SAM riboswitch aptamer (S box leader) from Dawidia soli, 104 nucleotides, folded computationally.
C1' cells in the first nucleotide's frame, strides 16, 4: 500500500514563516484568498479513538503518553418524496474520502 471495525451533525485560536492560488479525486455549483489564503513550525485550545484510573458489569473520570482536529460547503450513484405532473427540497442508503485501532 491493502483489509476489517468504529466515527464523520457538534466543538476549539494566536504568533512566526512563506508567497498564489485553495476548498480529498473528477465534474458542476457555491465560497475563501495580497486586509496574505491553502501549506509548514511553535504555543494554546477542542475532542476522547488508543491509552491511564475507578467499577463485577453497563459505564464513569482524566488528558500524563500516542494520534487527530481548531477560517465554509453542496450535488453527482440508488431509494424516496409534500405542492397537479416531470421531478426538486427535507430525509435515508451506497460509494469515495478523512481519523483511530487491529492485522499485515
Nucleotide at each position: 500500500a491493502a483489509u476489517u471495525u468504529a466515527u464523520a451533525c457538534a466543538g476549539a485560536a494566536g504568533a512566526g514563516g512563506g508567497g498564489a492560488g485553495a476548498g480529498a479525486a473528477c465534474a458542476g455549483g457555491c465560497u475563501c484568498g495580497a486586509u496574505g489564503a491553502u501549506c509548514c513550525u511553535c504555543u494554546a485550545g477542542c475532542a476522547a479513538c488508543u491509552u491511564u484510573c475507578c467499577g463485577a458489569u453497563g459505564g464513569g473520570a482524566a488528558u500524563a503518553a500516542g494520534u487527530g482536529c481548531u477560517c465554509a460547503c453542496c450535488u453527482g450513484c440508488c431509494c424516496g418524496a409534500a405542492c397537479u405532473a416531470u421531478a426538486u427540497a427535507u430525509g435515508g442508503g451506497u460509494a469515495c474520502u478523512a481519523u483511530a485501532a487491529a492485522u499485515g
The sequence was found by an Rfam model in a public genome assembly.
Its mean pLDDT, the model's own confidence on a scale to 100, is 78.